Record summary: RNAcentral holds the full RNA, with entries from ENA and SILVA. This is a predicted structure of a 469-nucleotide part of an RNA (small-subunit ribosomal RNA, 3' major domain) from an uncultured bacterium. The coordinates come from a structure-prediction model, not an experiment, and the mean pLDDT is 83.

[in-house]
Context: one part of a larger RNA
């Protein structure tokens, strides 16, 4: 001066407690360990790894395994030389790579070259080899916790204190008020952005109140600038008024007024630093270390194996439910090698024709939920694994190893032991849409959006984490 205590005090946190829904029991999906294996490429390992890097592994990706080749190499570049080629087209041979054979055969030029391209040959090149315990940068995390300093004074022989302690207050080192200290800086809070109210401007492709065509029927047409909605500028919320308690900061009110009231909710925004934490496989970059290979081309394999364990998920196990028909109502996005209205064939995935849309203009059925049949408690009209036959579809190619379609089949599972996670409101819990990546998908993932919409907090003894003294 930290830092730790089954030391004391204060005081926060879905940290307990109160609730409400999982996991832990199935069965599938995915990742991991581990065992296999020619290869099952690497990395990541309590919190802070495990649906994580990978926001797409049949090839490719790819770094791995096997086998085939070529060695100045797949790309880049410098000296010397040589050379008209390269390109194209074509035959053999091969799993291709690749290896060889014919045939075609440069530009400009001041004739002194010059450029271009191949070839040799030489400095070089290239390495997802090692090292995150040499490093940079970027990241997790303590934690959006309220801490971390510093100038100059003053106090101590120093290390170091003080300021930042102390009452009170705060989400907050946020204030107030005392005060050998007086200021300041990085955080914190505003300042940025989305939602919620108004108002101005401005009306297309978006709106549609009056006025007028018009349809079977529609803002479908002319017109309108009201409304809604669209983007842009502003208003507006400050404990501002009122009240009660405080010196003050402030605290309290089911107070008024207001669209919204005590930060109005959410988001960006991550302080000094801690784990010699991650990342040498994004990149970069020191040192080592290969250099007819640890560089490199290719074809098949493998990264998908499979006694068995862990983690994250998805369906379920049923009547607050299944099936059947009917009927309604969104919002973020996205689109041309795209999205695809309609017709027309298939039972269906989907095919064939083919409108419109570079999009507020065209495109895509929301689902849960409402009605009305029906199952009648069963391993069932629950549930769908997994296994057979038949197919469509996307790519050279779906055997290892791709998604869907339709018939059949019809497993475990009857609510899950110790344990244990999330969650305080439009939250949990449910239900569906979309986007990236993508040729196609192993997406139940991982980002967004709407849509129905709860219960509960007495309180702070205990648990775990954290802040002052």
């Nucleotide at each position: 001066u930290g830092g730790c205590g089954g030391g004391g005090g204060u005081c926060c946190g879905c940290a307990c407690a109160a609730g409400c829904g999982g996991a832990g029991g199935a069965a599938c999906a995915u990742g991991u360990g581990g065992u296999u294996u020619a290869a099952u490429u690497c990395g990541a390992u309590g919190a802070u790894a495990c649906g994580c890097g990978a926001g797409g592994a049949a090839c490719c990706u790819u770094a791995c395994c096997c086998g085939g080749g070529a060695u100045u190499g797949a790309a880049a570049u410098g000296u010397a030389g040589a050379u008209g080629c390269a390109u194209g087209a074509g035959g053999c041979g091969g799993a291709g790579a690749c290896g060889u054979c014919u045939c075609u055969u440069c530009c400009c030029u001041u004739c002194g070259g010059g450029g271009c391209u191949u070839c040799u040959a030489u400095g070089u090149a290239g390495g997802u080899g090692c090292u995150g315990c040499a490093u940079g940068g970027u990241u997790g995390u303590c934690g959006u916790c309220a801490g971390c300093u510093c100038g100059u004074g003053c106090c101590g022989u120093g290390a170091g204190g003080u300021g930042u302690c102390g009452g009170c207050u705060u989400a907050a080192g946020u204030g107030c008020c005392a005060u050998a200290a007086c200021g300041a800086g990085c955080g914190c809070a505003a300042c940025c952005c989305g939602c919620g109210u108004c108002g101005a401007u401005a009306g297309u492709u978006a709106c549609u109140a009056a006025c007028g065509a018009g349809u079977g029927a529609a803002g479908u047409c002319g017109a309108g600038g009201a409304c809604u909605c669209u983007a842009u500028c502003g208003a507006g919320a400050c404990a501002g008024c009122c009240g009660u308690c405080g010196u003050a900061a402030g605290a309290c009110g089911a107070g008024a007024g207001g669209a919204a009231g005590g930060a109005g909710c959410g988001g960006a925004u991550g302080a000094c630093g801690u784990c010699a934490a991650a990342u040498c496989a994004g990149c970069a970059c020191g040192g080592c270390c290969c250099u007819u290979a640890c560089a490199u081309c290719c074809g098949g394999g493998g990264c998908g194996a499979c006694a068995c364990a862990c983690g994250u998920g998805u369906u379920a196990c049923a009547a607050u439910g299944g099936u059947a028909g009917g009927g309604a109502c969104a919002g973020c996005g996205a689109g041309c090698a795209g999205c695809c209205a309609u017709c027309u064939g298939g039972c269906g995935a989907c095919a064939g024709a083919g409108c419109g849309c570079u999009a507020a203009u065209c495109u895509a059925u929301a689902a849960a939920c409402c009605c009305u049949a029906u199952c009648c408690c069963a391993g069932u009209u629950c549930g769908g694994a997994u296994c057979g036959g038949a197919g469509u579809c996307u790519g050279c190619a779906a055997c290892u190893c791709g998604a869907c379609u339709c018939c059949g089949u019809g497993a475990a599972g009857c609510u899950g032991g110790a344990u244990u996670c999330g969650c305080u409101a439009g939250u949990a819990a449910u239900c569906g849409c979309g986007c990236a990546u993508c040729a196609g998908c192993c997406a139940u993932g991982g980002c967004g959006c709407g849509g129905u919409g709860a219960a509960u907090a007495c309180g702070u003894u205990c648990c775990c984490g954290g802040a002052c003294c």